[in-house]
RNA sequence: AAAAGGCAAAUCCCCCGUGAGGUGGAUACGCAAAGCCCAGGGUCUCGUCAGGUUCCGAGAUCGCCGGGUUGCCGAA
Numbered sequence: 001a002a003a004a005g006g007c008a009a010a011u012c013c014c015c016c017g018u019g020a021g022g023u024g025g026a027u028a029c030g031c032a033a034a035g036c037c038c039a040g041g042g043u044c045u046c047g048u049c050a051g052g053u054u055c056c057g058a059g060a061u062c063g064c065c066g067g068g069u070u071g072c073c074g075a076a
Stems, first nucleotide, its partner, number of pairs: 006031002011026003015022002029063001035069003040065002042061006
């Protein structure tokens, strides 16, 4: 590369959450790890009310990066 497959962006619907966002269904932007893990960093949310800044704490995001780990095929 090919083959067999896999996952599921955005949007819509139900539900959960103060929120970021998440579960399930439809769908299919894309992904060779878009499988899993939140140690590190980034971004985002919350921390009585209004505006601004800083610090700290708690959370969200693995389809932001990165690290660890597991995995399909086998022409070159």
Molecule: c-di-GMP-I riboswitch aptamer
Organism: soil metagenome